[in-house]
């Protein structure tokens, strides 16, 4: 230069206008309001996929059911998440990936092919032993033996070689691969390196079912508590009267009730309002412990809290940008994005 590999940082900044939300102050009797200070989104606030805080509901305890995880040892409040390692697997290589218990508990399932898809005789080999048939060599298979070839398949009963036999076969043997157990050695430990014994070698699939182990109550802040108006309604008591009004009455008028308006008490709701709300498994810094993840300790700062719901709008420096906007927090995971740095690895080329 070109092609990767890992890991990090930042997501603007300063000047002039002009506004939103909070919070102190100060003016004010208090509210408002006005002035001055100070604070005012993210790395993902996103998606709402884990995990917990808190709330209420349920609840002696436990199981069933149903979920979720699954190599080891560690962090953590916890976890499906970090970290370190181990195995396998991919890259030439920095490095990446992994849902990485259990297939002889059992059920299942394996398209087409193929006799068969788990304990298999279609082609074939053989027919010693046993039948036939023949004087006999020998012959033939309707007893039957056999996984050595051959064919199908992604996949066919441990590979290869010698013995062995009627063929044949771990039958037997040697060497390879594997399981099973045993001993040594190293590591907490998954596992690693040797070295011995037994012929054990009944394939495959569990992000099928299913069984082991381990965890796991439900619903969420619209949770939940407190306050609470009305010329809304609901009960009570009392006052008033013959003077007016509604009502008893379908219209008019008289003449009756005195049921309404007036007050006053008393709970209950709905508009609202408060709390919950933002000091917290909280941020910086620095020392120590530890490979790390991440813990101890000093120190030090106080950092949005809105309820239709601020964080914002124009200009200039100047090219100024990407994805994107809180709503009860917080730790992770994914997803979405612009820009810069660092360390490596491979090729090429110049010196």
């Nucleotide at each position: 230069c070109g092609a990767g590999a890992a890991g990090g940082a930042g997501a603007a900044g300063c000047g002039g206008c002009c506004g939103c939300c909070g919070g102190u102050u100060a003016u004010g009797a208090g509210a408002a309001a006005u002035a001055a200070c100070c604070g005012g989104a993210g790395g993902a606030a996103a998606g709402u996929c884990c995990g917990g805080a808190c709330a209420c509901c349920g609840c002696a305890g436990a199981g069933c059911g149903g979920g979720a995880u699954g190599c080891u040892g560690g962090g953590u409040a916890a976890c499906g998440c970090c970290c370190a390692g181990g195995a396998a697997g991919c890259g030439c290589g920095a490095g990446c990936u992994u849902a990485c218990a259990g297939a002889a508990a059992g059920u299942g399932c394996g398209a087409c092919a193929g006799a068969a898809a788990a304990a298999a005789a279609c082609c074939g080999c053989c027919g010693a032993u046993g039948g036939c048939c023949g004087c006999a060599a020998g012959g033939c298979u309707c007893a039957g033996g056999c996984a050595a070839g051959g064919g199908u398949g992604a996949a066919a009963a441990g590979g290869u070689g010698c013995g062995g036999u009627a063929a044949g076969a771990g039958c037997g043997c040697a060497c390879c691969a594997g399981a099973u157990u045993u001993c040594c050695g190293g590591g907490c430990a998954a596992c690693c390196g040797g070295g011995g014994a037994u012929g054990c070698u009944g394939a495959g699939u569990a992000a099928a079912c299913c069984u082991c182990a381990u965890c796991c109550g439900g619903u969420g802040c619209a949770a939940u508590g407190c306050c609470g108006a009305g010329u809304a309604g609901g009960a009570g008591a009392g006052a008033a009267g013959a003077a007016a009004c509604u009502g008893c009455u379908c219209g008019u008028u008289u003449c009756g009730c005195c049921a309404g308006a007036c007050u006053c008490u008393c709970g209950g709701g709905u508009a609202g309002g408060c709390a919950g709300c933002u000091c917290g498994a909280g941020g910086c810094a620095g020392a120590c412990g530890g490979c790390a993840a991440c813990g101890u300790c000093u120190g030090u700062c106080c950092c949005a809290g809105a309820u239709c719901g601020a964080u914002g709008g124009c200009c200039g420096c100047a090219u100024a940008a990407a994805c994107a906007g809180a709503a009860u927090c917080c730790g992770g995971c994914u997803u979405a994005u612009c820009u810069c740095c660092u360390u490596c690895u491979c090729g090429c080329u110049u010196u």
Predicted 3D model of a 351-nucleotide RNA (Bacterial RNase P class A) from a Caldifarciminota bacterium. The prediction has a mean pLDDT of 79. Rfam family: Bacterial RNase P class A. By type it is a ribozyme. About the family: Ribonuclease P (RNase P) is a ubiquitous endoribonuclease, found in archaea, bacteria and eukarya as well as chloroplasts and mitochondria. The source organism's lineage runs through Bacteria, Pseudomonadati and Caldifarciminota. The model forms 94% of the base pairs in the Rfam consensus. It is recorded under the gene name rnpB.